Context: one part of a larger RNA
RNA sequence: GGACGAACGUUGGCGGUGCGCUUAAUGCAUGCAAGUCGAGGGAGAACCAUUCGUUCCGUAAGGUCCGGAUGGGGAAACCGGCGAACGGGUGCGUAACACGUGAGGAACCUGCCCCGAAGAUCGGGAUAGCCCGGGGAAACCCGGAUUAAUACCGAAUACCCUCUCCGGACCGCAUGGUCUGUUGAGGAAAUGGUCAGCCGCUUCGGGAUGGCCUCGCGGCCUAUCAGCUUGUUGGUGAGGUAACGGCUUACCAAGGCUUACGGGUAGCUGGUCUGAGAGGAUGGUCAGCCACACUGGGACUGAGACACUGCCCAGACUCCUACGGGAGGCUGCAGUCGAGAAUCAUUCGCAAUGCGCGAAAGCGUGACGAUGCGACGCUGCGUGGAGGAUGACGGCCUUAGGGUUGUAAACUCCUGUCAUUUGGGAAAAAUAGUACUUUAGUUAAUAACUUUAGUAUUUGAUGGUACCAAAAGAGGAAGCCACGGCUAACUCUGUGCCAGCAGCCGCGGUAAUACAGAGGUGGCGAGCGUUGUUC
Repeated sequence: GGACGAACGUUGGCGGUGCGCUUAAUGCAUGCAAGUCGAGGGAGAACCAUUCGUUCCGUAAGGUCCGGAUGGGGAAACCGGCGAACGGGUGCGUAACACGUGAGGAACCUGCCCCGAAGAUCGGGAUAGCCCGGGGAAACCCGGAUUAAUACCGAAUACCCUCUCCGGACCGCAUGGUCUGUUGAGGAAAUGGUCAGCCGCUUCGGGAUGGCCUCGCGGCCUAUCAGCUUGUUGGUGAGGUAACGGCUUACCAAGGCUUACGGGUAGCUGGUCUGAGAGGAUGGUCAGCCACACUGGGACUGAGACACUGCCCAGACUCCUACGGGAGGCUGCAGUCGAGAAUCAUUCGCAAUGCGCGAAAGCGUGACGAUGCGACGCUGCGUGGAGGAUGACGGCCUUAGGGUUGUAAACUCCUGUCAUUUGGGAAAAAUAGUACUUUAGUUAAUAACUUUAGUAUUUGAUGGUACCAAAAGAGGAAGCCACGGCUAACUCUGUGCCAGCAGCCGCGGUAAUACAGAGGUGGCGAGCGUUGUUC
């Protein structure tokens, strides 16, 4: 000198943009953060209409009460499907194939999506919900009766796939791979939904995407850690996995490693800061990967988890309890206690972007988009401009003449940024969807469906915001630090080794440019200075 997720002191006008618990991965009140599909299924409340009977009012018309039937309507709950493994948070652990980079998988999996081939036949029994009954303080549980499905199960079929017997051809980097013939064994589906066009279902092949596994190399400290290891190193059989493998197990052999083993610290990277570079330091925001979800362990479901707002067990803690038993997990968004030098709103919206579900309309989304708070950083603008000498008053200094503050002020003439007020501004952010017209495809067809182009219409949290125009008036807007040398900037007064200053050298004991105040000067400027860390 540069830098910062900074803090402190002091001062503080406006805008744009970014950033904001670095500490206690401490404990958490409250609300929200994952749903969706009725075009899979049964059942169907409120409510509306019509009609019948009924109560009440009324002369009647009609209204009203209760109930039934029919039609509409579609809530909550339930079965089923998909999603919930993404998105969001944090950095505890981890020195490891965790990460980065480059290879390999002839040892592998992959829901939804795309392309291609073939198929979907015949049957069955349940169960939730609803209803009835029972237990319990509650959480919830039990029994009976009854019902549906794209829920579940059996059988058939097999272009095909798997395994198997016996061959053939070609190829390779070893185990081996690809293609093909053959014997035997085994393996599917939702007669679905809408309603005629799509969406789904089953088997197989290929692709895409995502993942899993293996290896080379690379990146901390420590020898006041020198030896470590028994599933350990290898083999055989068996098991297990999507898959290779001591991954597991039985037996056999006795191997394997060398800055190993142990200890400390730490998420890694793209990057960031600094530096001419080499290097050093660092990993907050953003992006990629990994790990974790009260602590420890475990599996289930599933294409995918050993699963943040799923399940089970154990533990600590908190809460409810009728003492028998139960409930919970903010390292999601806000917010709260606490810790700390220190870090924000219990805001608005799904309008946009994206994601989940759905044929779609749409629904959900604390992702996200916005606004708010904080000079925390970067950046832009302003706090006026021109003229103005008797060089006014005042202050300070003085050799008492004067000098300086200083064109600074006053005064004159202007300007109108920002702020203020008023008006305009349904701006942009908007595409998609829907309806109509139309082109092409398909078709017997001018239905219908898909599709091209056009027209119309609807949808904005931000927000009456940005922006534009007008009005008035210099009016509302400057401080902080330093002035002995390093280091730009000097005098007076007070104090008298006191009070104090100080980054280093050092100042202060009666003429202090070094303390304190004042005037002046220098530097930076909505900041300035100090502290901390790093180059």
Small-subunit ribosomal RNA, 5' domain from an uncultured prokaryote, 535 nucleotides, folded computationally. The prediction has a mean pLDDT of 82.